[in-house]
Context: one part of a larger RNA
């Protein structure tokens, strides 16, 4: 070191886990939202009529109608689905990094200003009938509405063309002021306080284009190129442009490495080194390119669009044999392939995001919890005292010494962390909010403000006991800290390298000592 493996293994925190098949996928979840735009009413609440029963006014219950009401499956409309999220094939490329921009140009939603929001039609989904169908779907009649669609007015400071005219610039030209002629807008809702609709402009903030440098191997790849180089008239783009087309000219690249081939997403960073300098590009940020495979457009402010649509292709799946149906390189999860990479878990409190006035919805984004010593830190496993230097065990020159060794024992002494027992218990959230008061004044502020914790009874704190429940791997000939004995006898065996074993092996293999690291230690890929 995104690590395997072999031995081993209390705890606690952080952070990380599919690098192999961009291999194939059963299930579930990953994008919805708005009733303050529309018609509507299938289920639920609720109100009203009206039928019956309990002797009866009432209550209760029961039948049928009702959209009047909350509120809503479908459906039409409106915003969002290009955001987040995954991968790393592909690409040696203006992809990437950096630098130049008086760029030829666009921008939904947001923010400031500016003018306005008038008359009208005619459909169409739903929902009713009436059809074809195994499915998946669809087809005609009726008939309905909107902020859906749409003729016509009005119309600058907007567009097109055409004139006059000031100022400014190295050049195409910028920028002003003025006449004419033609051309484009809109939508309304409700609880009445507000939210939106349109036109012009200037901002923001996000893309888009161009550009000079820099950016891996190979000459056992030396010529490449035919819209190909450059011009011109047009298409066409939001905009330049051989982007595309017709013509004309035959140019353009290349030994400073073109063409071909091989690799390979870049870059910020990481590793590594005194340092120049060599490697990497997992995790997190930016960029970029895919989305079963290759192709196309459509919607739109922005896509040529992972969980849209159409075509061909393979595959898998249902079929009534006529035909449909799917794409995990989003989060769980299975197969396969591998030395090797986790839960079909909780929640939208926090954070961000879509929509909404709002309250809320919804989010596998996130955030929490599970699994794994992968890796980092931090913590204990106990401390004192105690020599008849016990017993054992090993070695020796063996009536006896040496070592293990204060090491242990000890009816000593302290201590109690963390682990178990016993009560307690957060911050993370008020800086948000419905609503209420005041101030400045039309959307922000000050105070008040019920209410809202997944993780949690968790983290933390306290309490009883009691040394009590927690230490191990590898080496010890020289490289390189660490030596003796025994067994073997070129055998079984060790070794990165040098090399040990044929009978006195500090090198095997086993004891006892000893060294180093330590909940790890060691081997083994990679890197400098």
């Nucleotide at each position: 070191u995104g690590a395997a493996c072999g031995c081993u293994a209390c705890c606690u925190a952080c952070c990380g886990c599919g690098c192999u098949a961009a291999c194939a996928c059963g299930u579930g979840c990953g994008a919805u939202u708005c009733g303050a735009g529309g018609g509507g009413c299938a289920g639920c609440a609720c109100g009203g009529a009206c039928u019956a029963a309990u002797c009866u006014u009432g209550c209760u219950u029961c039948u049928u109608c009702u959209g009047a009401u909350g509120g809503c499956c479908a459906c039409c409309g409106g915003c969002g689905c290009a955001c987040c999220g995954c991968u790393g094939c592909g690409u040696a490329g203006c992809g990437c990094g950096u630098u130049u921009c008086a760029g030829a140009a666009c921008u939904g939603c947001u923010u400031c200003a500016u003018a306005c929001u008038c008359c009208c039609g005619g459909a169409u989904a739903g929902c009713c009938u009436u059809g074809c169908u195994u499915a998946a779907g669809u087809a005609a009649g009726a008939u309905u509405a909107a902020u859906a669609c749409c003729c016509g007015a009005u119309g600058u400071u907007g567009g097109u063309a055409u004139g006059u005219u000031g100022c400014c610039g190295c050049a195409u030209g910028a920028u002003g002021a003025u006449g004419u002629a033609c051309c484009c807008a809109a939508a309304g809702a409700u609880u009445u306080a507000u939210c939106g609709u349109c036109c012009u402009g200037a901002g923001a903030u996000g893309g888009c284009c161009a550009u000079g440098c820099g950016u891996c191997c190979g000459a056992u790849u030396a010529g490449g190129u035919a819209g190909u180089a450059c011009g011109c008239c047009g298409c066409g783009u939001a905009a330049c442009g051989g982007c595309c087309c017709a013509c004309c000219u035959a140019c353009c690249c290349a030994u400073c490495g073109a063409u071909c081939g091989a690799u390979a997403a870049g870059g910020g960073u990481u590793c590594u080194g005194a340092g120049a300098g060599g490697a990497a590009c997992g995790u997190c940020c930016c960029c970029c390119a895919u989305a079963c495979u290759g192709g196309a457009a459509c919607u739109g402010a922005a896509c040529c669009u992972c969980g849209g649509u159409c075509c061909a292709g393979a595959c898998u799946c249902c079929u009534a044999c006529g035909g449909g149906a799917g794409g995990a390189a989003g989060c769980a999860g299975u197969g396969a392939g591998g030395a090797a990479u986790a839960u079909u878990g909780g929640u939208c409190c926090a954070u961000g995001g879509a929509c909404g006035c709002a309250a809320g919805u919804c989010u596998g984004a996130a955030u929490c919890a599970g699994c794994c010593a992968a890796g980092u830190a931090g913590c204990g496993u106990g401390c004192a005292g105690g020599a008849u230097g016990a017993c054992g065990g090993c070695c020796c020159u063996c009536u006896g010494g040496g070592u293990u060794g204060u090491c242990a024992a000890c009816g000593u002494g302290c201590u109690u962390u963390u682990a178990u027992u016993u009560g307690g218990g957060a911050a993370u959230a008020a800086a948000a909010a419905a609503g209420a008061u005041g101030a400045c004044g039309u959307g922000u502020c000050c105070u008040c403000g019920g209410u809202u914790g997944u993780a949690u009874g968790u983290a933390c704190c306290u309490u009883c006991a009691g040394a009590a429940a927690a230490a191990g791997g590898a080496c010890c000939g020289g490289c390189u800290a660490a030596u003796u004995c025994c067994g073997u006898g070129c055998c079984g065996g060790c070794c990165c390298c040098c090399g040990c074993g044929g009978u006195a092996a500090u090198a095997c293999g086993g004891a006892a000592g000893g060294u180093c690291c330590a909940u790890u230690c060691g081997u083994u890929c990679u890197c400098c």
The part of an RNA shown here (small-subunit ribosomal RNA, 5' domain) has 528 nucleotides and comes from an uncultured bacterium. The RNAcentral record of the full RNA draws on ENA and SILVA. Model confidence (mean pLDDT): 83 of 100. Rfam family: Bacterial small subunit ribosomal RNA.